Source information
Model confidence (mean pLDDT): 83 of 100. This is a predicted structure of a 1398-nucleotide RNA (small-subunit ribosomal RNA) from an uncultured bacterium. The sequence is in RNAcentral, with records from Greengenes. It matches the Rfam family "Bacterial small subunit ribosomal RNA".
[in-house]
RNA sequence: AGAGUUUGAUCCUGGCUCAGGAUGAACGCUAGCGGCAGGCUUAACACAUGCAAGUCGAGGGGCAGCGUGUUGGAACUUUCGGGUUCUGAUGACGGCGACCGGCGCAAGGGUGCGUAACGCGUGAGCAACUUGCCCGUUUCAGGGGGAUAACCGUUGGAAACGACGACUAAUACCCCAUAGUAUCGUGAGGAGGCAUCUCUUUAUGAUUAAAGAAUUUCGGAAACGGAUAGGCUCGCGUGACAUUAGCUGGAUGGCGGGGUAACGGCCCACCAUGGCGACGAUGUCUAGGGGUUCUGAGAGGAAGGUCCCCCACACUGGAACUGAGACACGGUCCAGACUCCUACGGGAGGCAGCAGUGAGGAAUAUUGGUCAAUGGUCAGACGACUGAACCAGCCAUGCCGCGUGAAGGUGACGGCCCUAUGGGUCUUAAACUUCUUUUGUAAGGGAGCAAUAAGGUCUACGUGUAGGCCGAUGAGAGUACCUUACGAAUAAGCAUCGGCUAACUCCGUGCCAGCAGCCGCGGUAAUACGGGGGAUGCAAGCGUUAUCCGGAUUUAUUGGGUUUAAAGGGUGCGUAGGCUGUCCGGUAAGUCAGCGGUGAAAUUUAGGGGCUCAACCUCUACCGUGCCGUUGAUACUGUCGGGCUAGAAUGCGGAUGCCGAGGGAGGAAUGUGUGGUGUAGCGGUGAAAUGCAUAGAUAUCACACAGAACACCGAUUGCGAAGGCAUCUCACGAAUCCGCUAUUGACGCUGAUGCUCGAAAGUGUGGGUAUCAAACAGGAUUAGAUACCCUGGUAGUCCACACGGUAAACGAUGGACACUCGCUGCCGGCGAUAUACAGUCGGUGGCCUCGCGAAAGCCUUAAGUGUCCCACCUGGGGAGUACGCCGGCAACGGUGAAACUCAAAGGAAUUGACGGGGGCCCGCACAAGCGGAGGAACAUGUGGUUUAAUUCGAUGAUACGCGAGGAACCUUACCCGGGCUUGAACUAUGGUGGACCGACUCAGAGAUGGGUUUUCCCUUCGGGGCCGCCAUGGAGGUGCUGCAUGGUUGUCGUCAGCUCGUGCCGUGAGGUGUCGGCUUAAGUGCCAUAACGAGCGCAACCCUUUCCGUCAGUUGCCAUCAGGUAAUGCUGGGGACUCUGUCGGUACUGCCAUCGUAAGAUGUGAGGAAGGUGGGGAUGACGUCAAAUCAGCACGGCCCUUACGUCCGGGGCUACACACGUGUUACAAUGGGGGGUACAGAGGGCUGCCACUCGGCGACGAGGCGCCAAUCCCGAAAACCUCUCUCAGUUCGGACUGGAGUCUGCAACCCGACUCCACGAAGCUGGAUUCGCUAGUAAUCGCGCAUCAGCCAUGGCGCGGUGAAUACGUUCCCGGGCCUUGCACUCACCGCCCGUCA
Repeated sequence: AGAGUUUGAUCCUGGCUCAGGAUGAACGCUAGCGGCAGGCUUAACACAUGCAAGUCGAGGGGCAGCGUGUUGGAACUUUCGGGUUCUGAUGACGGCGACCGGCGCAAGGGUGCGUAACGCGUGAGCAACUUGCCCGUUUCAGGGGGAUAACCGUUGGAAACGACGACUAAUACCCCAUAGUAUCGUGAGGAGGCAUCUCUUUAUGAUUAAAGAAUUUCGGAAACGGAUAGGCUCGCGUGACAUUAGCUGGAUGGCGGGGUAACGGCCCACCAUGGCGACGAUGUCUAGGGGUUCUGAGAGGAAGGUCCCCCACACUGGAACUGAGACACGGUCCAGACUCCUACGGGAGGCAGCAGUGAGGAAUAUUGGUCAAUGGUCAGACGACUGAACCAGCCAUGCCGCGUGAAGGUGACGGCCCUAUGGGUCUUAAACUUCUUUUGUAAGGGAGCAAUAAGGUCUACGUGUAGGCCGAUGAGAGUACCUUACGAAUAAGCAUCGGCUAACUCCGUGCCAGCAGCCGCGGUAAUACGGGGGAUGCAAGCGUUAUCCGGAUUUAUUGGGUUUAAAGGGUGCGUAGGCUGUCCGGUAAGUCAGCGGUGAAAUUUAGGGGCUCAACCUCUACCGUGCCGUUGAUACUGUCGGGCUAGAAUGCGGAUGCCGAGGGAGGAAUGUGUGGUGUAGCGGUGAAAUGCAUAGAUAUCACACAGAACACCGAUUGCGAAGGCAUCUCACGAAUCCGCUAUUGACGCUGAUGCUCGAAAGUGUGGGUAUCAAACAGGAUUAGAUACCCUGGUAGUCCACACGGUAAACGAUGGACACUCGCUGCCGGCGAUAUACAGUCGGUGGCCUCGCGAAAGCCUUAAGUGUCCCACCUGGGGAGUACGCCGGCAACGGUGAAACUCAAAGGAAUUGACGGGGGCCCGCACAAGCGGAGGAACAUGUGGUUUAAUUCGAUGAUACGCGAGGAACCUUACCCGGGCUUGAACUAUGGUGGACCGACUCAGAGAUGGGUUUUCCCUUCGGGGCCGCCAUGGAGGUGCUGCAUGGUUGUCGUCAGCUCGUGCCGUGAGGUGUCGGCUUAAGUGCCAUAACGAGCGCAACCCUUUCCGUCAGUUGCCAUCAGGUAAUGCUGGGGACUCUGUCGGUACUGCCAUCGUAAGAUGUGAGGAAGGUGGGGAUGACGUCAAAUCAGCACGGCCCUUACGUCCGGGGCUACACACGUGUUACAAUGGGGGGUACAGAGGGCUGCCACUCGGCGACGAGGCGCCAAUCCCGAAAACCUCUCUCAGUUCGGACUGGAGUCUGCAACCCGACUCCACGAAGCUGGAUUCGCUAGUAAUCGCGCAUCAGCCAUGGCGCGGUGAAUACGUUCCCGGGCCUUGCACUCACCGCCCGUCA
């Protein structure tokens, strides 16, 4: 000293939370010792028991009890003196219960109920007072008297406690005398002060004293003085609430009395009507106050336990008595509640003393010892008493100190972890070696605290005191401490380990259990839960909880704010208050300085000292920021006096305006009325309807009436304090500005309470009512429509008077004054005159510098720099709500909380995404077209359902003829059943046996099992290879997690974007670059430019196709030459052509024209095979969708291991009420059928393609040539020609079904394809809706290939044949790109969020 938390990120505002310190603490776990301290914070609740205040015989009468002495009697004994025991008498003595009397009991000790107060603190005052015991000074003590308790007698009562009678004493009580510097009265004089007055001198009158005891001391009385202790008064300070604003009848004062120690309405009679209060009276609530304590840098804030001072209280309330002192904790009386005793008639009690008990509570100790010390009371002293005090006991409650060992020592066992042959860590830690002995145990010694008393002795003098020496006394305690012996021996825990915050891993758990101070962890890989290991922190403690301060500048005096975050009052006038121009003089209240008093001690701080150190104790010093007094200073503030004119106001002259209020006037519009013209509609809307209209509307003309508002001018204009103010005009009122500088002379600014004004709506009364128009009615819209739209329509809108008093009453910006850069408009003046002009004053706008601000922004009209005053704010919600009060006719307004709840709420700006916002642009996106899908049947996939199983995955676009480019068995992962367990496959080691393989046969559904048969190789002779069996370690899993992953893929999208470096801008997120203009298919390029460059994408490079060339010609080709055939490049030959292949070329807006700065665009342009990227393909930026895939493969983790592995047989993946997707075939004549006839490309082929021949209607079968292929084979259809059908469920369509076959295959039942014959279903062009395609494209026609025994292929991937239509254009739908704008979204509009209900 800060940190966490609002956001995708940022800055700010702002709250919440944490780290620190503290405690009379409590709780959890743990615990070796000592010192010092502390210990009912709750029930001022109730208390059993014991103790806590007595003492004095040197005041008294006495003698119950004890002891001594004397003495009587009796018994025993005797040395005959006496002694012992028992029992009487005797106050003579020591003493002493009870009693009278004195002093004490008012201290000490406890508690904090009450008290907001002169209670406390501080400083003063008493000229208004008291003070026992103590000290000093002076003086006195003469004489007398009457009682009373105890005791005794009688007597009441259960008791407590009395009653009556008689006796007696005193330092008890009373009287007389004496006395003064006492008190009171009167007279005279003096001095002083502070108002009443005080002091003093003198004269005189009146009144009041006493006590002795005992032997040299203690007491008694009066007076004065001191000390101590108290009483009273005052200044200042000392809680909350104004949702407590008025309070007060002894109340305020006076006079006179009473009362008191004393002043005083303290009390009383009379008189007056005051007194207190916004500087907070009164009321309510809370509370003992201070020294101090905790915290804090301080200022402050909080607290008031222990110790000290003061106060208050003593079961609750009240009262007085005694006394120096009380209205009295362990006194009295009364009342009350409670408890106890009782003989029921009555009595007793008061722990907030020390212990202790119950109760309450989270919680707080022993019914201990001693008066040894300190102190107190009594006493002459000894002494007695003392739960004050000193000690001990209990409690880690706190602070402090010590210890639990020290040095060396291997990298062991074990635990834990890992990338696991090994390493790391616990860990020098242990063991072990050497050493020490605090503590502990045992033994021994052993304090200080003690000073003195009685008494003795000595000294001094002031003769009762002081000092020296001697001289009893220790509860704690045989404790502290010291010495010796023994022996590492007797001694470590608690919390934490996601961030804040020091400290990390494994396992378990699986939004469960749980954690959590805040943020937040936990839904199968949790450093956050629980455990283990390890680590960190502190340590005889450690954590938690509670509370206080701090951090929090988050109440801001130090030290905050108010345009938008919470916050400027709606406006002015103005009271109190606050602040206030310039000069001179006085004063000295504030202020400053010196000095004096006080500010108790303890505490804190500093420096010393004592306990071994420390805590603790102690000495000294400082501090105590304050108050009081006093002496000075006089700048500033105040105050008093005198001036000034710059502030302010007045005057004179001029100017201005939608300024106010009253009267008068005007035209347009609207509506209505009357009359005319005129005819069928008008009106209204997105479209309509309600409505009006043939009884004549709307429209139009004329006249009339009514009420309200004032077009154009009109503006960033003007005026006003604000609200607000607009036709013209009259008079009235006010204001502002300018000019002149005549007058006053600070008269000023602000302004709580108060008063005024105050839009619209609203209220009351009375008018008025044309328009418009809440409510209301009707018509529409709609799922509904208590709305938006339409037709009507009442309050109201207008006027007068009154009320109300609020608005986003906003510049969201209070008022006044001063100062501080520029540029540019407008309004009103001055500048003699003017529309010219240097300038100047006042107002009203825009832009901008410095500065300010979180930023946006503000910037002489400040949100800048300063001064003064007012108002307001202190997290969000609850809530401007409730209650109370005030106002109001009401509506409502003003004032204005809390409980509870959240960790945010919020401001400004940034990046994105989004918008039924805007601009620009693109795409088969729409439009323009062609052909389809959606209806039918079938094929196929999916959903659903079913099932023993119908294995699994894919699910908007981006799943659904998808994984699958071939499910009858196999595949196969699913189901049923039968088997195996080192296993179906692979591998290592050890052991064992021998071949293994093959063939045959039996059982069985098969796997499998049994049997028969045949049968090894190499060798260094150890063994090895191969195979089987046994055992062990690995296995195996299409089991789970695609949300743990790699790899691969889809999509946005072949869209034009995505970024970086440096620089610059911004507090920052971030921006710039990448924006702007033009252009492009393109972030393609050009220009511009605080940017300059660069990267990934685009383009190009690659393949293919189109044209040309070069080279090469076999199996391809055949123009020329030759040969040959029925015919054919068939043969020789040739490279010309086609073609095949290699390598090149060509196209670049290069040329021309126009436009353009350029980039580039345009053209029926030229040339060219091709023209503006020529066509097609491959190629897919940063990223998005936790997109898809653990079942292609790989892989982390988890799970199964005689099974979730594996083998086999059979079944299933082919089910079928239904729904959807993708397709095929059709519905026909641009067609079907029959016949004839022609032309491809690209592929494939030996388990193959198969010419050709034969058989079969055919699928195919039987023969069989060629070909491992530019050589042989597979091989077109539509088209074209011709015949027929003639619009029909057909000569369309072919499903389904029956029959007969073919082929593949171990096997076609579930469940194959094909062929022939027969049968001949739906379907006549398809609703809403929807898909593809811009040219060799769509459409249409066939061909090939992969997989494959065969095939459910109508699918997929390729190939060629024939071969169109249309695009005006970008308004709209969808998707996308760029710029901009808004935003409360950022999981990003499939967002966020509000209300109701559950």